[in-house]
Molecule: Fluoride riboswitch aptamer (crcB RNA motif)
Organism: Actinomycetospora cinnamomea
RNA sequence: UGUGCCACAGGCGAUGGGACUCGCCUUCAACCGCAGGUCCUCCUGCUGACGGUCCCUGUUUCGGU
Numbered sequence: 001u002g003u004g005c006c007a008c009a010g011g012c013g014a015u016g017g018g019a020c021u022c023g024c025c026u027u028c029a030a031c032c033g034c035a036g037g038u039c040c041u042c043c044u045g046c047u048g049a050c051g052g053u054c055c056c057u058g059u060u061u062c063g064g065u
């Protein structure tokens, strides 16, 4: 100095925050939703503030005071 592995640590999981937990990645990484069409990147449509659970916040709808 290079390579491989392990530990620690860090990062990521389609719209915010926190806790717990799961998974993935080790920086040319993980990740950057889905469906259809006359389609090569343009049009149309759909679900969701979570990867999962709980709580909070924002937005929307309905009802009550």
Stems, first nucleotide, its partner, number of pairs: 009026005016056006033046005